[in-house]
Context: one part of a larger RNA
RNA sequence: GGCCCACGGGGGAUGCCUUGGCGUCAAGGGCCGAUGAAGGGCGUAGCACGACUGCGAUAAGCUUCGGUCAGCCGUCUAGCAGGCUUAACCGGAGAUACCCGAAUCGGGGAACCGGCGGCGGAGAAACCGUCGCGCCCCACGCUGAACACAUUAGGCAUGGGGAGGUAAGCGGGGGAACUGAAACAUCUCACUACCCCGAGGAAAAGAAAGCAACCGCGAUUCCCCUAGUAGCGGUGAGCGAACGGGGAACAGCCCAAACCUGUGGGGCUUAACGGACUGGGGUCCUAUGCCUCGCGGGGGUUGUACGGCGCACCGGCGGAAGCCCCAGCAACUGCACGGAGUGAGCAAUCCUGGCUUUAGCCGAAGGCUCCUGGAAGGGACCGCCAUAGGGGGUGAUAGCCCCGUAGGCGAAAGGGCCGGGACUUCGGGUGCGUUCGUGAGUACCGCGGGACACGUGGAAUCCUGUGGGAACCAGGGGGGACCACCCUCCAAGGCUAAAUACCCUUGACGACCGAUAGUGCACAAGUACCGUGAGGGAAAGGUGAAAAGAACCCCUGUAGGGGAGUGAAAUAGACCUGAAACCGUGGGCCU
Numbered sequence: 001g002g003c004c005c006a007c008g009g010g011g012g013a014u015g016c017c018u019u020g021g022c023g024u025c026a027a028g029g030g031c032c033g034a035u036g037a038a039g040g041g042c043g044u045a046g047c048a049c050g051a052c053u054g055c056g057a058u059a060a061g062c063u064u065c066g067g068u069c070a071g072c073c074g075u076c077u078a079g080c081a082g083g084c085u086u087a088a089c090c091g092g093a094g095a096u097a098c099c100c101g102a103a104u105c106g107g108g109g110a111a112c113c114g115g116c117g118g119c120g121g122a123g124a125a126a127c128c129g130u131c132g133c134g135c136c137c138c139a140c141g142c143u144g145a146a147c148a149c150a151u152u153a154g155g156c157a158u159g160g161g162g163a164g165g166u167a168a169g170c171g172g173g174g175g176a177a178c179u180g181a182a183a184c185a186u187c188u189c190a191c192u193a194c195c196c197c198g199a200g201g202a203a204a205a206g207a208a209a210g211c212a213a214c215c216g217c218g219a220u221u222c223c224c225c226u227a228g229u230a231g232c233g234g235u236g237a238g239c240g241a242a243c244g245g246g247g248a249a250c251a252g253c254c255c256a257a258a259c260c261u262g263u264g265g266g267g268c269u270u271a272a273c274g275g276a277c278u279g280g281g282g283u284c285c286u287a288u289g290c291c292u293c294g295c296g297g298g299g300g301u302u303g304u305a306c307g308g309c310g311c312a313c314c315g316g317c318g319g320a321a322g323c324c325c326c327a328g329c330a331a332c333u334g335c336a337c338g339g340a341g342u343g344a345g346c347a348a349u350c351c352u353g354g355c356u357u358u359a360g361c362c363g364a365a366g367g368c369u370c371c372u373g374g375a376a377g378g379g380a381c382c383g384c385c386a387u388a389g390g391g392g393g394u395g396a397u398a399g400c401c402c403c404g405u406a407g408g409c410g411a412a413a414g415g416g417c418c419g420g421g422a423c424u425u426c427g428g429g430u431g432c433g434u435u436c437g438u439g440a441g442u443a444c445c446g447c448g449g450g451a452c453a454c455g456u457g458g459a460a461u462c463c464u465g466u467g468g469g470a471a472c473c474a475g476g477g478g479g480g481a482c483c484a485c486c487c488u489c490c491a492a493g494g495c496u497a498a499a500u501a502c503c504c505u506u507g508a509c510g511a512c513c514g515a516u517a518g519u520g521c522a523c524a525a526g527u528a529c530c531g532u533g534a535g536g537g538a539a540a541g542g543u544g545a546a547a548a549g550a551a552c553c554c555c556u557g558u559a560g561g562g563g564a565g566u567g568a569a570a571u572a573g574a575c576c577u578g579a580a581a582c583c584g585u586g587g588g589c590c591u
Stems, first nucleotide, its partner, number of pairs: 001590009015576001016542002020513002022510009031165002039100003042056003046080002050076003062094006071084003105114003115133007135162005141156003170198005180187001184234001210217002221248005231239002252495003255439001259298010274285003277328006303473001305438003308434007316335004322329001337427005349422010360409003366382002369380003383400002385389001391403003444468008454480001475490005529536002549575001552563004
């Protein structure tokens, strides 16, 4: 020195554990903000230095209404002192809520500095308290220039609104490249990432100028299939439908216009071929007529076209404006009948019931028998409950010890959902005729682009930058160039729940993880630390059943150790187990 054996040091693998994660499903809930948000700063406890949690100068809290119970004054964190116990704790509704922050009186290097006005404090310029003082938009009012009046400029007051935040999901406007094509340019990645705007608990879409195929369907959205099909494609890489079928969920409506009417502005017309509801007679009208522009009400919303207007017929009961008389008509209105509704369309509130949620409550049944053991829940013996033998805890493995579980019960107050009543609102039909209406710089076309699975292609369809530019119901669009026939639909206005996406909460479950895993974080984690900054971003769990956490003695020291003691165990002593590398001590063998 090597190998081996024994015993250690070191180290923290492995095993076991789980306070934490991950995923799926189900149910419920979903915007916050000038009434000052989100997010922060600073404070706040009797002893409280620090961190977390809570709270805000009323500061681990105040009031009230409920629940619940014998203990309580949050955690790391024990103790002292002192309190409370109709307390503490849990839930609903309120009060308070410093400073910064959209931050909004002005400033500012956020959490700070400075000011003006009113009111109050017996109140003065000092001090204190309190309220107000920003910008933009809208409405109405007051005031008021250039320019005398005036007012469209400007100014002021009052009232209302906006701003800012938001993980994911959603709509819109912009919009890459790496990459793939085994290079690369069309193409792809991708209408992705990213930026901006906007809205909501969902958003978007949505009631056919749609599909289909000569049969028919009947808004939209989502899922499964159709189908990796038809197609598109340097016919490369790749991209990739629809019809139709099956499901989820279902809901339909309102304007513009014709016409009637009220009202306001402008214009025209001398008594009629006009008007005063219609017919006849009378009387009146320079606007009480006619045209036009605007506003309000009624009417009306369709494609087998529908509506308006005129006439006729039919229609529950009654009243009734409409210059006068006769005959009719009739706006409007009362009652009855019927429909619908007040959180879509669609105007508009109260009262009341039920379900559910935000605290909780009841809840069966074993042994002081024996054995092992530190401990019984294990073994033996004899029982019991079960609409409960899911699960967790308890000194080892418990249906019957504890919490629970099955099953049942419960809300003063707030939230969600579904009903009922009062109430409100709506209600003509048919036929004939018709000169009236039915969304215009629109449809469509040329050129240039974009979207459609579709890359210009035979390229329909949709959108539009530019230039042209219809019909208008005997009208118009579409059916994948185009034409005819046929079929189908009605553009150029608008609204619309649910099924869907995402998140949060709660619950259940897992051939999900078990501390180098599972979230970056099981622990004072978006912390420590790094970076000027944007940003990056850890490590770190386990004594024991119970601290019983080692009194006392000794060694050189509040370090470490040896005794003593606790404990089932102390090579469980600051910690479970405790592998290997590596380092020793003793012994054996070999050289």
Source information
This is a predicted structure of a 591-nucleotide part of an RNA (large-subunit ribosomal RNA, domain I) from a Dehalococcoidia bacterium. Model confidence (mean pLDDT): 82 of 100.